RNA sequence: AACUUAUCGAGAAAGACCGAGGGAUGGGCCCUAUGACGUCUUAGCAACCUGUAAGCAAGGUGCUAACUCCCCUCUUGGAUAUGCCAAGAACAGAUGAGGU
Numbered sequence: 001a002a003c004u005u006a007u008c009g010a011g012a013a014a015g016a017c018c019g020a021g022g023g024a025u026g027g028g029c030c031c032u033a034u035g036a037c038g039u040c041u042u043a044g045c046a047a048c049c050u051g052u053a054a055g056c057a058a059g060g061u062g063c064u065a066a067c068u069c070c071c072c073u074c075u076u077g078g079a080u081a082u083g084c085c086a087a088g089a090a091c092a093g094a095u096g097a098g099g100u
């Protein structure tokens, strides 16, 4: 970095440093000098893996704005009038566990 598999409507933030972008990509919408993003510390959430008879939460990850923030493609259904609503699927992505 391919590939396989499970999950993704729940949950959980303070401080220090830095200083202008960030929310993956296109569109929308939003966050942000009342300091975002990022890094570190501490705290917490969660229960994928390890541990455990289990409960549990000690260890390894992960996570702590908005449903993966929403839409984008296809199918079905409903309303209506050229675009809306609902459901499902696909694509893409994230994370865990494997894995060549």
Base pairs, nucleotide, nucleotide: 001100003098004097005096006095007094008093013042014041015040016039017038021031022030023029026071027070028069043064044063045062048060049059050058051056068092073089074088075087076086077085078084
Molecule: SAM riboswitch aptamer (S box leader)
Organism: Bacteroidota bacterium